[in-house]
Annotation: Predicted 3D model of an 87-nucleotide RNA (c-di-GMP-I-GGC riboswitch aptamer) from a Candidatus Bipolaricaulota bacterium. The coordinates come from a structure-prediction model, not an experiment, and the mean pLDDT is 93. Rfam family: c-di-GMP-I-GGC riboswitch aptamer. Rfam links the family to the GO term cyclic-di-GMP binding. Lineage of the source: Bacteria > Bacteria candidate phyla > Candidatus Bipolaricaulota.

RNA sequence: CUCGACAAGGGCAAACCAUCCGAAAGGGUGGGACGCAAAGCUACAGGCCUACGGGCCGAAAGGCCUAGGGCAGCUGGGCUGCCGAAA
Numbered sequence: 001c002u003c004g005a006c007a008a009g010g011g012c013a014a015a016c017c018a019u020c021c022g023a024a025a026g027g028g029u030g031g032g033a034c035g036c037a038a039a040g041c042u043a044c045a046g047g048c049c050u051a052c053g054g055g056c057c058g059a060a061a062g063g064c065c066u067a068g069g070g071c072a073g074c075u076g077g078g079c080u081g082c083c084g085a086a087a
Base pairs, nucleotide, nucleotide: 002087003084004083011036012035016031017030018029019028020027021026034073040079041078042077044076045075046074047071048070049069052068053066054065055064056063057062
């Protein structure tokens, strides 16, 4: 440096509930643990979610498209990091 133990010390926290922000996806805070060796950070690439705004159709109700929005606990990449068995 790679790597990842029936190791040690720990860490994070899904769903759900309460509350706040948001048009929504989703996010904050508290509770709570499904799990996680980076489930620490990062939206660079792919992918997925939403459609306030914008565009198109429609008499209208609505419908369709679209990220300037979001997801890091979807995959990959980038940066940083505890411990030190076996290899």